Predicted 3D model of a 481-nucleotide part of an RNA (small-subunit ribosomal RNA, 3' major domain) from an uncultured bacterium.

Context: one part of a larger RNA
RNA sequence: UGACGGGGGCCCGCACAAGCGGUGGAGCACGUGGUUUAAUUCGAUGCAAACCGAAGAACCUUACCUGGGUUUGACAUGCGGGUGGUAGUGAAAUGAAAGUGGAACGACCUUGCAGCGAUGUAAGGAGCCUGCACAGGUGCUGCAUGGCUGUCGUCAGCUCGUGUCGUGAGAUGUUUGGUUAAGUCCAGCAACGAGCGCAACCCCUGUCCUUAGUUGCCAGCACGUAAUGGUGGGGACUCUAAGGAGACAAACCCUUUUUAAGGGUGGGAAGGUGGGGAUGACGUCAAGUCAGUAUGGCCCUUACGGCCAGGGCUGCACACGUGCUACAAUGCCCGGUACAGAGGGAAGCUAAGCCGCGAGGUGGAGCCAAUCCUUUAAAGCCGGGCCCAGUUCGGAUUGGAGUCUGCAACUCGACUCCAUGAAGCCGGAAUCGCUAGUAAUGGCGCAUCAGCUACGGCGCCGUGAAUACGUUCCCGGGCCU
Numbered sequence: 001u002g003a004c005g006g007g008g009g010c011c012c013g014c015a016c017a018a019g020c021g022g023u024g025g026a027g028c029a030c031g032u033g034g035u036u037u038a039a040u041u042c043g044a045u046g047c048a049a050a051c052c053g054a055a056g057a058a059c060c061u062u063a064c065c066u067g068g069g070u071u072u073g074a075c076a077u078g079c080g081g082g083u084g085g086u087a088g089u090g091a092a093a094u095g096a097a098a099g100u101g102g103a104a105c106g107a108c109c110u111u112g113c114a115g116c117g118a119u120g121u122a123a124g125g126a127g128c129c130u131g132c133a134c135a136g137g138u139g140c141u142g143c144a145u146g147g148c149u150g151u152c153g154u155c156a157g158c159u160c161g162u163g164u165c166g167u168g169a170g171a172u173g174u175u176u177g178g179u180u181a182a183g184u185c186c187a188g189c190a191a192c193g194a195g196c197g198c199a200a201c202c203c204c205u206g207u208c209c210u211u212a213g214u215u216g217c218c219a220g221c222a223c224g225u226a227a228u229g230g231u232g233g234g235g236a237c238u239c240u241a242a243g244g245a246g247a248c249a250a251a252c253c254c255u256u257u258u259u260a261a262g263g264g265u266g267g268g269a270a271g272g273u274g275g276g277g278a279u280g281a282c283g284u285c286a287a288g289u290c291a292g293u294a295u296g297g298c299c300c301u302u303a304c305g306g307c308c309a310g311g312g313c314u315g316c317a318c319a320c321g322u323g324c325u326a327c328a329a330u331g332c333c334c335g336g337u338a339c340a341g342a343g344g345g346a347a348g349c350u351a352a353g354c355c356g357c358g359a360g361g362u363g364g365a366g367c368c369a370a371u372c373c374u375u376u377a378a379a380g381c382c383g384g385g386c387c388c389a390g391u392u393c394g395g396a397u398u399g400g401a402g403u404c405u406g407c408a409a410c411u412c413g414a415c416u417c418c419a420u421g422a423a424g425c426c427g428g429a430a431u432c433g434c435u436a437g438u439a440a441u442g443g444c445g446c447a448u449c450a451g452c453u454a455c456g457g458c459g460c461c462g463u464g465a466a467u468a469c470g471u472u473c474c475c476g477g478g479c480c481u
Stems, first nucleotide, its partner, number of pairs: 007481007015471002019434005026325008034316002042053002064311005070305001073134001077133007088105002093100002108125007136300002139298003145294001147289003150285001152283001157196006163172003176187003202277004207245007217234002221232003248271001251265005327427001331386007343374003348367002353362003393424001398419007440463007
């Protein structure tokens, strides 16, 4: 000077408390440990590993195992030698494939010479063979590194110049009194200033205005339909998307050192940072990543490189984590009926109609999309049934029959129908999330993707709460001592 203290003071945070819903018990899904295995590829391991890298493991992916086959190599550059039936296409045979094999067909570019030309010939290129340099390595080291990332933490801190003080390490400034979400601002002060952070500038959203009016909209006028902005027309409204206005403690009252600021009132779509996002200081953890890429060093070089088939990554006594579905009546089932937003679409989205109980099939209109399709949103509301039961709850498991994708669903896909109907009656110790359009709850979309093990991730809209006395205690953090 820091760090630490079951030292003190002050102050924050869903940290506790007050509430609501969960996890821990059940079944299933996914990840991990362990175990098994020829292999179950590798990494991640308290918070900050464990629906993590992986926004898609049947083959491929694939890095692992077994077996087959290969050696200038799947790929790059250079050098030497050789090679015109050369490059390329590639039959038979063989094989699981890779490959081996080589019948048959059969070119091109540049330059010189001959020739009117077709073409011939010579040299070179490309290609092939051979030899050599080299390629190649998801082999090791994240404790040799770059880059990127997590975390403390969106916490309010971290420093510098000059001056001053101290022999010096250093201190001061940054402490103190107020105040703030904030080292935010004010006052004071041997300090005076400044930088990186804070805030603001950026994006989305909430109100209004202007401009614009198609593919969007329809108030008034007219036409038309079984019905529909369907048509003429219109720019009012909604909306779309560009620009602007608006909020600044601005106005008034009160408190205060009449400073900074705080409390209240009105106006206002919005009020004290309006809500959300992006944005992460100096640094910490030799944190994570050599398997995304890059890269030093080390190691392999007929193999630790490269190709292929099959298998494995999906194995299962068990343990942990994250989820989904439930245990029911604020529920379940059946019929009817209403209202979204944000997205996606050409090897694509796919309508009407028809077939099938259904997954789906057929069909092919329209759409490169504010035009067409995806697209019936669901919870909700109306009516009916069930009557507290392991049930009309719950749906695991298993048998059978199918659909679709794909070369191929045995290991190991999803979905449908019929049958089967397991555990489960609200969960021990313990533990998690959330302060408002939030929690809870309902559905919809997208990326990856042939298909899908998505109950995950990222978004969107619908319905829509309860509670916060307070800071003693638990956890984390800031300042002073």